Predicted 3D model of a 350-nucleotide part of an RNA (small-subunit ribosomal RNA, central domain) from a metagenome. The coordinates come from a structure-prediction model, not an experiment, and the mean pLDDT is 88. The RNAcentral record of the full RNA draws on SILVA.
Context: one part of a larger RNA
RNA sequence: UUGGGCGUAAAGGGCGCGUAGGCGGCCUGUCAAGUCAGACGUGAAAUCCCGCGGCUCAACUGCGGAACUGCGUUUGAAACUGAUAGGCUUGAGUCCCGGAGAGGAUAGCGGAAUUCCCAGUGUAGCGGUGAAAUGCGUAGAUAUUGGGAGGAACACCAGUGGCGAAGGCGGCUAUCUGGACGGGUACUGACGCUGAUGCGCGAAAGCGUGGGGAGCAAACAGGAUUAGAUACCCUGGUAGUCCACGCCGUAAACGAUGGGCACUUGGUGUUGCGGGUAUCGACCCCUGCAGUGCCGAAGCUAACGCAUUAAGUGCCCCGUCUGGGGAGUACGGUCGCAAGGCUGAAACUC
Numbered sequence: 001u002u003g004g005g006c007g008u009a010a011a012g013g014g015c016g017c018g019u020a021g022g023c024g025g026c027c028u029g030u031c032a033a034g035u036c037a038g039a040c041g042u043g044a045a046a047u048c049c050c051g052c053g054g055c056u057c058a059a060c061u062g063c064g065g066a067a068c069u070g071c072g073u074u075u076g077a078a079a080c081u082g083a084u085a086g087g088c089u090u091g092a093g094u095c096c097c098g099g100a101g102a103g104g105a106u107a108g109c110g111g112a113a114u115u116c117c118c119a120g121u122g123u124a125g126c127g128g129u130g131a132a133a134u135g136c137g138u139a140g141a142u143a144u145u146g147g148g149a150g151g152a153a154c155a156c157c158a159g160u161g162g163c164g165a166a167g168g169c170g171g172c173u174a175u176c177u178g179g180a181c182g183g184g185u186a187c188u189g190a191c192g193c194u195g196a197u198g199c200g201c202g203a204a205a206g207c208g209u210g211g212g213g214a215g216c217a218a219a220c221a222g223g224a225u226u227a228g229a230u231a232c233c234c235u236g237g238u239a240g241u242c243c244a245c246g247c248c249g250u251a252a253a254c255g256a257u258g259g260g261c262a263c264u265u266g267g268u269g270u271u272g273c274g275g276g277u278a279u280c281g282a283c284c285c286c287u288g289c290a291g292u293g294c295c296g297a298a299g300c301u302a303a304c305g306c307a308u309u310a311a312g313u314g315c316c317c318c319g320u321c322u323g324g325g326g327a328g329u330a331c332g333g334u335c336g337c338a339a340g341g342c343u344g345a346a347a348c349u350c
Stems, first nucleotide, its partner, number of pairs: 004321003007304002012318001014201004021194003025088007033081002035077008049065006091191001092188003095184004103177007110154001115149007125136002162169002206247006215241002220236004258317006266295011299306002323350003332343004
C1' cells in the first nucleotide's frame, strides 16, 4: 500500500475551542471542470493475445489481425458532483416567556467535631492491642463543666438524584458569570458536521516564592510481631495535605466504548419542563420533549455481553492498531527550574 480492525484479544487522542482540509438540506435557471457518448489524431518496432505459415516437431521465427485499457483535439449530453445566479425552511442559529441544577469565580457568615490554652470539680490511672509495650499522668492526666484560640472539612437532607466538555462539583448568603432544557413560534436563511497543525482546560502527587498548619500523615524514631520484619499492628512525627501566584501535564484521565446525523419491536423506574384528563387541591390516569437507570425483541458478538444512552443498520470526519520480549528503552529533537513529559527506533532473541 491493498485489506481487516479498535468494550474485555494490539488499537478511541484525558477533554474542549477551532485553522487548513474532507464531507454536506430542498427547489429552479445557467456553465460544462469532473462524468458520459461519438469522431479524428496519436499511442514506434519488438513483447503479450488470436489466426495462418517456415525450419522433420518444439523452442525460435515470418505474415496478418487484435490489443496497447492512455493522452490530445473536437462535436454533443446535462441526471449526478462541481461552479454560478435566484429562491425555500425542515438542518443550524437568534429572539420572547418559564422553571430545574454540588456548573464556574469572588467575598462574607454558621454550627458540630478534633487538637491546644486558661479556669473549676475530681483522683490514680489513662491510652493502646490478638495480647502487650513504647507513650501520657501525683509538677494532678484520663473523665467532666465553663471560657478562649486556630485550622481543615461540611453529618442529616442524599437518591443506579442533579450539574459540567472532561478533570470534576456537596453547609448558608450575596455579587459576577457559563451552559443545557421546556414552551412560543417572531426573525436569519444552509450560516452545517468533523477537525491534521495550533490554542486552551486538565485529579492526585511533585516543583518555585510567600503565607498557614487543627486533624491526618510519606520519610523518620521508638514499641511490638517474627527465624528475620528495612512491613502489616501500636505510640509519636516532618514534608505534604490548606491559601495566593507561577510551573508540571500525567492517571485503571474508564462506559477500558471518539464526534455528528438518520433509521430500527417493547416493558419498567427516576429527574426537569409541557399538553390533556381528573380534583377544592396534592395525588392518580393518558401523552410529548430532554436526561438518567434496570430488564429485554430483532440484529450483532469468539464468547461474555450490547441492545432507541447500540457493541444493531447506514453515511461523514478525526484518532489509532499490525506477534511477545528488547521498550515506552536508546539516540536525536522539543518542552520543563527539576522531577520528568511528548515524539520514538534498532541489533538481538522467542